[in-house]
Molecule: transfer RNA
Organism: uncultured Akkermansia sp.
């Protein structure tokens, strides 16, 4: 190069155009001599940038950039 597959919380993934979520993980707080666990409460997002469509976009369409497979 060209095909294809990905990019969403601190990891790991969900996510029918109509409030962005699990779980794992930090914090307090209970519980213990203490620590783990176990409950209870709370943290948490430029959804890779940009642009277009549509009342409304994570999701649809173009277009950079990054991982990743295949292919000469």
């Nucleotide at each position: 190069g060209c095909a294809c597959g990905g990019g969403u919380a601190g990891c790991u993934c969900a996510g029918u155009g109509g409030u962005a979520g699990a779980g794992c993980g930090g914090c307090u707080g209970u519980u213990u001599u203490a620590c783990a666990c176990g409950c209870a409460g709370u943290u948490g997002g430029u959804c890779a940038g940009g642009g277009g469509u549509u009342c409304g976009a994570g999701u649809c369409c173009c277009u950079u950039c990054c991982c990743g497979u295949g292919u000469a």